[in-house]
RNA sequence: GGGCCGGUGGUCUAGGGGUUAUGACGCUCCCCUGACGCGGGAGAGGUCCCAGGUUCGAUUCCUGGCCGGCCCA
Numbered sequence: 001g002g003g004c005c006g007g008u009g010g011u012c013u014a015g016g017g018g019u020u021a022u023g024a025c026g027c028u029c030c031c032c033u034g035a036c037g038c039g040g041g042a043g044a045g046g047u048c049c050c051a052g053g054u055u056c057g058a059u060u061c062c063u064g065g066c067c068g069g070c071c072c073a
Base pairs, nucleotide, nucleotide: 001072002071003070004069005068006067007066010025011024012023018056027043028042029041030040031039049065050064051063052062053061
């Protein structure tokens, strides 16, 4: 340099045009316990990497960029 895949709460991740953006872990509160842990319940937390385009409407499609992984040279 070229090809392919990916970027979504603190971490990991589902979703691939409209519906409240999904779940797990973590965090906070409540219950439970003598207490901690486990367990049960509730809650907070997201400019969906950036810019532009298409569209009535983009996290999703297209183009470019940035970052990461794999492969080729």

This is a predicted structure of a 73-nucleotide RNA (transfer RNA) from a Nanobdellati archaeon. It matches the Rfam family "tRNA". By type it is a transfer RNA. From the family's description: Transfer RNA (tRNA) molecules are approximately 80 nucleotides in length. The coordinates come from a structure-prediction model, not an experiment, and the mean pLDDT is 83.